[in-house]
RNA sequence: AUGGCGCGGUGGGAGAAGCGGUCCUAAGGAUCGCUGCCGAAGGCGCAACGCCCGUAAUCGCUCAGGCUCCCAUACCACCGAACCG
Repeated sequence: AUGGCGCGGUGGGAGAAGCGGUCCUAAGGAUCGCUGCCGAAGGCGCAACGCCCGUAAUCGCUCAGGCUCCCAUACCACCGAACCG
C1' cells in the first nucleotide's frame, strides 16, 4: 500500500390495522381486550454443494419483535482504530 472478518461513528434505508374500554390529557400519548396485518433486530427451517453429515439467503415460518411519528432495524457507502493474510 492492499484485501478480509468483526467493532465504533456518520449518512442513506422499508413494511404493516380497525373497533371498544381505562388513565393522563392542549395537541396527543400510554395501556388492556378482540380480530387482522408486517418482516429488514434476533431466532428457527430448507436447496445446491460436499468430507453424509455439515451448510446459505433479501426464500419460507412468525416464537420473539413490530403495525402514527420518533427510536430501533437487514442492507449499502464513507471514516476511524485494532486483528489476520
The RNA shown here (Glycine riboswitch aptamer) has 85 nucleotides and comes from Pinirhizobacter soli. It was read from a public genome assembly, where an Rfam model found it. The organism belongs to Pinirhizobacter, within Bacteria.